Transfer RNA from Xylaria telfairii, 73 nucleotides, folded computationally. Taxonomically the source falls in Xylaria (Eukaryota, Opisthokonta, saccharomyceta, leotiomyceta). Its mean pLDDT, the model's own confidence on a scale to 100, is 82. The RNAcentral record of the sequence draws on ENA.
RNA sequence: GCCCUGCUGGCCUAAUGGCUAAGGCGCAGAACUUCUAAUUCUGAGAUUAGCGGUUCGAGUCCGCUGCGGGGCU
Repeated sequence: GCCCUGCUGGCCUAAUGGCUAAGGCGCAGAACUUCUAAUUCUGAGAUUAGCGGUUCGAGUCCGCUGCGGGGCU
């Protein structure tokens, strides 16, 4: 330098181009408990890596950039 691949809450993982981006762990609060843990209930937390494009509609398709992984020279 070229090719392939990935990027979604603090972490992990979903979401056929179309309903309010879903779930687990974790976090906060409550119940229970002498207290803690466990368990149950409730809640907060996502500009879907960034910028553009296509489309009535983009996390999803296309381009460029950034970062990570793999391959070739």